[in-house]
RNA sequence: GCGGCCAUGGUUAAGUGGUAUAAUGAGUCCUUGCCAAGGAUUAGUGGAGGGUUCGAUUCCCUCUGGCCGCA
Numbered sequence: 001g002c003g004g005c006c007a008u009g010g011u012u013a014a015g016u017g018g019u020a021u022a023a024u025g026a027g028u029c030c031u032u033g034c035c036a037a038g039g040a041u042u043a044g045u046g047g048a049g050g051g052u053u054c055g056a057u058u059c060c061c062u063c064u065g066g067c068c069g070c071a
Stems, first nucleotide, its partner, number of pairs: 001070007010024004018054001026042005047063005
């Protein structure tokens, strides 16, 4: 220099045009003599910028970062 893959709550992942889900973690409450375990509940998510579309996490382009391969 060229090509490919990846980027989603604090963490790990799913979903792939029509309200963004789960596990784990965090807060509050209940349960308990205390802790642990359990139950209920709450908050917290799409790397950045454009384009297509009635509608984009999803499709297209560029950039950023990471990984891999080739030279």

Predicted 3D model of a 71-nucleotide RNA (transfer RNA) from a Minisyncoccota bacterium. The source organism's lineage runs through Bacteria, Bacillati and Minisyncoccota. The RNAcentral record of the sequence draws on ENA. Rfam family: tRNA. Its family is annotated with triplet codon-amino acid adaptor activity in the Gene Ontology. By type it is a transfer RNA.